[in-house]
RNA sequence: AUUCUGGUUCAGAGUAAACGCUGGUAGCGUAUCUAAGACAUGCAAGUCGAAUGUUCUUUUUAGGAAGAGCAUGGCGAACGGGUGAGUAAUACUAGACUGUUCUGCCUUCGGGUCUGGGAUAACUUGGCAUUCAACCAUAAUUGGUUUGUCUCGUCAAGGAAUACCGGAUAUCACAUAAAUUGUGUAAAGAUUAAAUCGCCCUUAGAUGAUGUCUAGCCGGAUUAGAUAGUUGGUGGGGUAAAAGCCUACCAAGUCUGUGAUCCGUAGCCGGCCUUAACGGGUGUCCGGCCACAUCGGGACUGAGACACGGCCCGAGUUCUUUUAAGAAUCUGCAGUCAGGAAUCUUGGACAAUGCACGAAAGUGUGAUCCAGUGACGCUACGUGAGGGAAGAAUGCCAAAUGGGUUGUAAACCUCUUUCGUCAGGGAGAAUAAUGAUGUUACCUGAAAAAGAAGUCCCGGCUAACUCUGUGCCAGCAGCCGCGGUAAUACAGGGGGGACGAGUGUUAUUCGGAGUGAUUAGGCGUAAAGGGUCCUUUAAGCGGAUUGAUCAGUCGGGACAAUAAAGGAGAGAGCUUAACUCUUUCAAUUUACCGAUACUGUCAAUCUUGAGUUUAUCAGAGUUUAGUAGAACUUACGGUGUAGGGAUAAAAUCCUUUGAUAUCGUAGGGAAGACCAGUGGCGAAGGCGACUAUUCAUGAUAAUACUGACGCUGUAAGACGAAGGCGUGGGGAGCGAAUGGGAUUAGAGACCCCAGUAGUCCACGCAGUAAACGAUGAGCGCUAAUCGGUUGUUGAUUGAAAUCAAUGAUUGGUACAGCUAACGCGUUAAGCGCUUCGCCUGGGGAGUACAAUCGCAAGGUUGAAACUCAAAGAAAUUGGCGGGGAUCUAUACAAAUAGCGGAACAUGUGGUUUAAUUCGAUAAUACGCGAAGAACCUUACCGAUCCUUGACAUAUAUUGUUGCUUGGGAUGUAAAUCCCGGUGCAUAUAAAUAUACAGGUGUUGCAUGGCCGUCGUCAGCUCGUGUCGUGAGAUGUUGGGUUAAGUCCUUUAACGAGCGCAACCUCUGCUUUUAGUUGUUCUGUAUGAACUCUAAUGGUACUGCUAUUAAAGAAUUUGAGUAAGGUGGAGAUGACGUCAGGUAAUCAUGGCCCUUAUGGAUCGGGCUACACACGUGUUACAAUGGUAGACACAAUGAGAAGCAAAGGCGUGAGCCGGAGCAAACCUCUAAAAUCUAUCUCAGUUCGGAUCGUAGUCUGCAACUCGACUACGUGAAGUUGGAGUUAUUAGUAAUCGCUGAUCAGCAUGUAGCGGUGAAAUAGUUCUUGGAUCUUGCACACACCGCCCGUCACACCCUGGGAAUCGAAAGUAUCUGAAGCUGUUGUUCUUAACCCGUAAGGGAGAGACGCUGUGACGGUAAAGUCCUUGACUGGGGUGAAGUCGUAACAAGGUAGUGGUAGGGGAACCUGCCGCUG
Repeated sequence: AUUCUGGUUCAGAGUAAACGCUGGUAGCGUAUCUAAGACAUGCAAGUCGAAUGUUCUUUUUAGGAAGAGCAUGGCGAACGGGUGAGUAAUACUAGACUGUUCUGCCUUCGGGUCUGGGAUAACUUGGCAUUCAACCAUAAUUGGUUUGUCUCGUCAAGGAAUACCGGAUAUCACAUAAAUUGUGUAAAGAUUAAAUCGCCCUUAGAUGAUGUCUAGCCGGAUUAGAUAGUUGGUGGGGUAAAAGCCUACCAAGUCUGUGAUCCGUAGCCGGCCUUAACGGGUGUCCGGCCACAUCGGGACUGAGACACGGCCCGAGUUCUUUUAAGAAUCUGCAGUCAGGAAUCUUGGACAAUGCACGAAAGUGUGAUCCAGUGACGCUACGUGAGGGAAGAAUGCCAAAUGGGUUGUAAACCUCUUUCGUCAGGGAGAAUAAUGAUGUUACCUGAAAAAGAAGUCCCGGCUAACUCUGUGCCAGCAGCCGCGGUAAUACAGGGGGGACGAGUGUUAUUCGGAGUGAUUAGGCGUAAAGGGUCCUUUAAGCGGAUUGAUCAGUCGGGACAAUAAAGGAGAGAGCUUAACUCUUUCAAUUUACCGAUACUGUCAAUCUUGAGUUUAUCAGAGUUUAGUAGAACUUACGGUGUAGGGAUAAAAUCCUUUGAUAUCGUAGGGAAGACCAGUGGCGAAGGCGACUAUUCAUGAUAAUACUGACGCUGUAAGACGAAGGCGUGGGGAGCGAAUGGGAUUAGAGACCCCAGUAGUCCACGCAGUAAACGAUGAGCGCUAAUCGGUUGUUGAUUGAAAUCAAUGAUUGGUACAGCUAACGCGUUAAGCGCUUCGCCUGGGGAGUACAAUCGCAAGGUUGAAACUCAAAGAAAUUGGCGGGGAUCUAUACAAAUAGCGGAACAUGUGGUUUAAUUCGAUAAUACGCGAAGAACCUUACCGAUCCUUGACAUAUAUUGUUGCUUGGGAUGUAAAUCCCGGUGCAUAUAAAUAUACAGGUGUUGCAUGGCCGUCGUCAGCUCGUGUCGUGAGAUGUUGGGUUAAGUCCUUUAACGAGCGCAACCUCUGCUUUUAGUUGUUCUGUAUGAACUCUAAUGGUACUGCUAUUAAAGAAUUUGAGUAAGGUGGAGAUGACGUCAGGUAAUCAUGGCCCUUAUGGAUCGGGCUACACACGUGUUACAAUGGUAGACACAAUGAGAAGCAAAGGCGUGAGCCGGAGCAAACCUCUAAAAUCUAUCUCAGUUCGGAUCGUAGUCUGCAACUCGACUACGUGAAGUUGGAGUUAUUAGUAAUCGCUGAUCAGCAUGUAGCGGUGAAAUAGUUCUUGGAUCUUGCACACACCGCCCGUCACACCCUGGGAAUCGAAAGUAUCUGAAGCUGUUGUUCUUAACCCGUAAGGGAGAGACGCUGUGACGGUAAAGUCCUUGACUGGGGUGAAGUCGUAACAAGGUAGUGGUAGGGGAACCUGCCGCUG
């Protein structure tokens, strides 16, 4: 980098929304989602005089008329309006039933409305009491008297009816076998001229209500059992009516895995939002139903209530009070407080629509109709239109004489007036009257572009880019992420994009999400197959044929239902739209009618599925008992002597009390070598000596039988490796723990010596594994081919073998197909069917709590908070491996000389310093930049000076200015300043001013260029083609060969490029030509010859020979050759790597300094010195030193130069100046060789250091140069671990030259002289190349990463105890009410008896029984709050300890189990390969 899996996030639409910024108009909608919290004030249900009594007022003509009250009475107040607390089913929705019911007002059928009675309210009269007033008394409170009056209470009398009661009659109801039967039971009048309105009974309807049944209706099993009026029956009671609705008795039922009970949550629906659809979410407004009215209980009245604006009781709260008691209850409309992110006016009108009452007029109506407030939503409109280029100015960008953008935008000219403003007119909504809205809609006119634009965004997703500021800060962020000095991501400016009276954010729902998959997903390795099924319940599915049925299924129309509104189509009305209206349609369900193939059901039959029977065959299948042998160990005995054993190496250990070894005898326990095999058997776990025994499975062949008897299978049952537990045995070997010895920084390990549980047996428990093919079971179908095991049939054969066909089983390769890929592939991971189990991001966690099982260890079931934006699979390319294979290199080996020890030189670090300028600093810094620091250089430090400047360009102005000799000033010096003098020079100059110069200041991590390194390693790529979903692969791999990706060969590759090689230079041999300053050379002369020089050719190519190799490439050898296999050396450095080096060579973006970080000068420093390192030089000596003699080079350099001869000096050197701008002159050799001496010593080795005296260069030699002479004569006697270079003219050794340079060389770049040794290999170390393998790495092993501990924050479990809540059980108390009451109680107009008193009947009060709300008590449980302390988890740039995992991760990892340990972990046993 890829494909897949998989989560996260975003773009869309919506909302009863809220918040930020902003805000012109109109229409239509909509507005306490929170505290079913508490409420001040006003209003929200009255009406009827044509039911009745009565009071008052007004008016009037004496009758009367009108109006206002009080009371009785009637109807209504059960509607309308509000809210959603409760309710998971007595609700709701859809459908059905009522042979189980009621129904005021309304409509309708038929009939009736007769006759009596006693009360009572208001009110009137009277009495009593009270209040007020007047008067009297009193200090006052207050008391008294009188008449009058108001009000209230009470008593008595009077007091109406459509109020109430008795009787009659009729329907009707009940009883009865029936009847002309019996019993019970009605009524009301008003008004009027008339019509009419009522009342009672009854028929049918309408409307409304009740009851019952069927289906649907949220989550939790970490809620599995629930229920005693409970289920049913009989009798009785009760209701409008069915029913355990209630009660007595009897029976023991009823509900539940198709989820009862319990817990949590919730009003349900039409609809609404979203979606392609299926679905998912939701229940605001409008409409239907239900429930509630401060909380709990209760009944009364009534047609209807267990009643929001009624009653009774209890509780809470608020208010009043004379303290006895009493009143109230906005979840009606407004409004207030509180809560909250958050939700309006204490408005107008009954004009319309409805409702109540009334005969009606009418009255009432916070229902309703209207208006007000809020951009809360939807819709419509506007904020101007046309022209206008000096492309104005400002702003912004940019860079250079001017450009781009804002931008036709503005200005300016012309035009228009919607909305708004002002003025005038003026409908319909009501066909006669009645208009809150209403200063209405609408129409006309007037003035002026006039009064009317914002919000968010611009890194990707996602439409839209630049500047400045900031500098991991401030901040942004939906996800990824941005910000550490060049930010399109922060903030601001300019510009741009989107939407627009709005816009953005937050919250929430659906969508995308096929991310719960019915439509429509998966489970070999990504999450996911249960350990197994010989048993199997419920449940799901099920072979062939025929018939019946019509439940599923399919079709059909209608006169059925699915309310209206809403949705869709068409049309219509408001100017349009939103909105409203009309009409049609759709949708679903049930019932009805029809069809009968398939499924189901019923009946009958069949044999192929399944099973049984017979025969044969195979096997470590299972159970129990017994037997033999090998090995081991122990004991005893014999032989025998010093070790044995162990390991990488050792030690602990055994052994002279005789081991080990060896022989014999005896005992013991465990395990089964060879056979043995991708062989066999079993459901899995698992099973292996032999014999017997028990039980069971499978296969094949052929016959007969049964007749779908089958498949899967929640729960349940059984089995279930190793380890572990219990009891009792046994114990040879092995061996957790434990002890000892080693290893190690440590070693709680790996290794070694011992060794207990255990391993074995019997009987129990336990119930898990990487219990794996990581692949559930069953059935059917789909190319081939090669094996193994085991049957049957046939052929052949004397037999063994062999062959063919056909079964079962077990393996390999492979087509189609499948798969993300790997791979699977008739034993499927293919194509289909049936069924069970399981999965839904990573972590937290298989943890906590709870339940259950267990002796325990623990098992099973199994969350959440919190946290992350990933975790994961397969494959790819790299890199890496204490993986493998092959190859190569002075990499090692062999050899030579060194370094590391000494002294010095030089560079670096460090230290020091005013400064010791800066950079380089693993390999790839450190005799490096520096091919040369006394001044200069020089960048550093000190001191003193200059400021348009030491240097460049331009403009303007002025006309001057510089150099030179002398003097003075600043504590020295110099630059500099001042004074005066002289001549010379000056326009390409100088001074002043402004733009600007200048910077070895910073960033090599902003850069160019250049360089180092891997590496002169053989590699790095491309085009086309092919393969692969793709990243990519192939080519470039394989077999050979080479120094080489060099070449050959093979080959889905064929070709090509950059590299290799060659071309280039030098060198080695040679031809030809040419050459002068050399040599031959000697008396003269010639490149004639020679050496040389430098131009041109030739030569070397595996060409030839042989061998090896299948062949080829090529290798090895030989010949010839000056040279032989790229002859030697150099230059030449692929794609790239190291953010390698350089800002101080140069160039350059940004930043920084500008009387200084620029410029000038003198002096100092870069040369310091306890120390450490690198690179070198000189040595330690005899292969040498010293002295003398003597020979031979090459590369080069030379004019402010090289300098000869000759002379002087011990010498450095000086004097001198022939020759030479050079094959001509000069610089110019040493080692070697010869002779002599030294004789192994700190020396005649070695030369540091120091002293004195000099030479040379140069203004200058103190800090701080080189050299010389004399004297001095340090360390050092061959160097630890380790490490460097070198493969032939090389190493080693010897000197010479150049650059730089006034002078300075042990450095460096070159040159030649002398001139070796060892290797002919690849085991190891290091680097590199190719292929392959593993990987959890990709910043690429200097990687990644685990756990404890310490710190901070967050979440959660346990926890002595503790606040609170709800529900149940038992029990105590027992309000109101209801029921019952034969209770020594009390009261009582109507009817009956009675002259009366009185009695009866009936009714009531009180009491009592039962029931019964609130409340109290007790025990047990559930949920929740808090909680000292404590367990765990998560998160957190740089904490501690180790290094467990990833490579063979350095002891392969890992699952289960057991023990141990600071921690990761270690060890034992069995299993797995991932």

Model confidence (mean pLDDT): 81 of 100. Small-subunit ribosomal RNA from a protist metagenome, 1474 nucleotides, folded computationally. The sequence is in RNAcentral, with records from SILVA. It matches the Rfam family "Bacterial small subunit ribosomal RNA".